[in-house]
Annotation: A computed fold for a 72-nucleotide RNA from a Candidatus Aenigmatarchaeota archaeon, annotated as transfer RNA. The source organism's lineage runs through Archaea, Nanobdellati and Candidatus Aenigmatarchaeota. The prediction has a mean pLDDT of 81. Its Rfam family is "tRNA". Its family is annotated with triplet codon-amino acid adaptor activity in the Gene Ontology. About the family: Transfer RNA (tRNA) molecules are approximately 80 nucleotides in length.
RNA sequence: GCAUCAGUGGUCCAGUGGCUAAGAUCCUGGCCUUCCAAGCCAGUGACCCGGGUUCGAAUCCCGGCUGAUGCA
Numbered sequence: 001g002c003a004u005c006a007g008u009g010g011u012c013c014a015g016u017g018g019c020u021a022a023g024a025u026c027c028u029g030g031c032c033u034u035c036c037a038a039g040c041c042a043g044u045g046a047c048c049c050g051g052g053u054u055c056g057a058a059u060c061c062c063g064g065c066u067g068a069u070g071c072a
Base pairs, nucleotide, nucleotide: 001071002070003069004068005067006066007065010025011024012023018055027043028042029041030040031039048064049063050062051061052060
């Protein structure tokens, strides 16, 4: 330099055009317990950046950035 894949809360991860963006874990509060742990309930918190297509984009297209792999 070229190609492919990936980027979603602090961390891991789902989503295949029609959300209030699912779940786990962490954190906070409550219940339970003599206390702690475990368990149960509730809450906070996210779509890498810019543009385009569309009535509507996390999702499709283009460019950029970062990472992984392969080739040179």